Model confidence (mean pLDDT): 87 of 100. This is a predicted structure of a 76-nucleotide RNA (c-di-GMP-I riboswitch aptamer) from a soil metagenome.
[in-house]
RNA sequence: AAAAGGCAAACCAGUCGCAAGGCUGGGGCGCAAAACCAAGGGCUGGUCAUUAUUGGCCGGUAGCCAGGUUGCCGAA
Numbered sequence: 001a002a003a004a005g006g007c008a009a010a011c012c013a014g015u016c017g018c019a020a021g022g023c024u025g026g027g028g029c030g031c032a033a034a035a036c037c038a039a040g041g042g043c044u045g046g047u048c049a050u051u052a053u054u055g056g057c058c059g060g061u062a063g064c065c066a067g068g069u070u071g072c073c074g075a076a
Base pairs, nucleotide, nucleotide: 006031007030011026012025013024014023015022016021029063035069036068037067040065041064042061043060044059045058046057047056048055049054
């Protein structure tokens, strides 16, 4: 590079949740790991404290970054 495939953004419907957001179906913006992992950083929801700054605790986000593990093809 190609080939066989894979996943599925926004949005819509249903559903769970205080919320962030998750799940199911539709739908495709895109993705060579957009497969899995929440210990690091960022962002974010709830709550408590504080004049405020900010911090604690409980959540979310892997399609924010970084990291770990695993995986398809094989011209170079």